The part of an RNA shown here (small-subunit ribosomal RNA, central domain) has 346 nucleotides and comes from uncultured Fibrobacter sp. The prediction has a mean pLDDT of 87. Taxonomically the source falls in Fibrobacter (Bacteria, Pseudomonadati, Fibrobacterota, Fibrobacteria).

[in-house]
Context: one part of a larger RNA
């Protein structure tokens, strides 16, 4: 390379938008680049193969033909691909009506709890554990009542629920704003799918500058435990967690399952919409779950939300370790990230 694969054995890019490229709906007509047929020319010889011949045979040598098939040209064909053009509406998009939603951004507001502070009542303990101790407390703690302040998170509703491309999103109100479903069949008329590079988004932790800091809490300190205890348990506690702006760009970023389209039995729940309704429900479309037919699978399992049957495009894999290391390059303030070997060894 060919081939075979990628839920769990190695392997789906964290996600989207999109450039080049690849692939692409229905009908008609033209062209003939691809394609097909015939013919011609050309493309060393030797070798190989087939048929003959010559050395006594063979090896070996000689002759003829085929083969490999490519390239060029001519003529013809017009199904398919392509191309040009004329149409179409089912793919796609737009319009109209309408609906659901923790989708995003910003501002404002709310109550419970926690901690701290102030004051009242009140007296000897509180706290913590397996048991203790460190710690707090007669300078009045803990408990309890009233008041104040601050920051962070939003109980119940709540779901096997909803929204979002993914990360993710939850108190309430308002403003701005993205996407989606159903119905309609009004408009455009293939405008589509995928997508190397590229661009954008991207949990937590971490970084920079400036704020903020109630609770929690790496590091750290102390008390225990223990043979030791740089831990598990306890008392404290700083970064951080929060906000603004910038960076980082990684995760078991998981459905460990790329995206799109078509087709292939059913049943049960649930969310949204439309239509019908005898008001019990039923039908249709779109999501979200469970069970299962055929089929698939090494098995587990998957099973119209496929891991079934097919097509298009992208990414990735090719024994374990060495190693996601070294080196080089790019990016980054750094931490590091991306790309990514070999020797050697089993």
């Nucleotide at each position: 390379c060919u081939g075979g694969g990628c839920g769990u054995a190695a392997a789906g890019g964290g996600a989207g938008c999109g450039u080049a490229g690849g692939c692409g709906g229905a009908a008609g007509u033209g062209c003939a680049a691809g394609c097909a047929a015939u013919c011609u020319g050309u493309a060393u010889a030797a070798u190989c193969c087939u048929g003959g011949g010559g050395c006594c045979c063979a090896a070996c040598c000689c002759c003829a033909g085929u083969u490999c098939u490519g390239c060029a040209g001519a003529u013809u064909g017009g199904a398919c691909u392509g191309u040009a053009u004329u149409u179409c509406u089912u793919g796609a998009a737009u319009g109209g009506u309408u609906c659901a939603g923790a989708g995003g951004c910003a501002a404002g507001c709310g109550g419970a709890a926690u901690u701290u502070c102030u004051g009242g009542u009140g007296u000897a303990g509180c706290g913590g554990u397996g048991g203790a101790a460190u710690g707090c407390g007669u300078a009045g703690a803990g408990a309890u009542c009233a008041g104040a302040a601050a920051g962070a998170a939003c109980a119940c509703c709540a779901a096997u629920g909803g929204c979002g491309a993914a990360g993710g999103c939850a108190g309430c109100u308002u403003g701005c704003u993205g996407g989606g479903g159903a119905c309609u069949u009004a408009u455009u008329g293939a405008c589509g799918c995928u997508g190397a590079g590229g661009c954008u988004c991207g949990a937590a932790a971490g970084u920079g500058u400036g704020g903020g800091u109630a609770g929690c809490a790496a590091a750290c300190a102390g008390g225990a435990u223990u043979a030791g205890a740089u831990a598990c348990c306890c008392u404290g506690g700083u970064a951080g967690u929060c906000c603004a702006c910038a960076c980082u760009g990684u995760a078991a970023a998981c459905g460990a399952u790329g995206c799109a389209u078509a087709c292939u039995g059913g049943g049960u729940g649930u969310c949204c919409g439309a239509a019908a309704u005898u008001c019990g429900u039923u039908u249709c479309g779109g999501g979200u779950a469970c069970c299962g037919u055929a089929g698939c699978u090494a098995a587990c399992g998957c099973g119209u939300u496929a891991a079934g049957u097919a097509u298009g495009c992208c990414g990735c894999c090719u024994g374990g370790g060495g190693a996601g290391u070294a080196c080089g390059u790019a990016c980054g303030c750094a931490a590091g990230u991306a790309u990514g070997a070999a020797a050697c060894u089993c």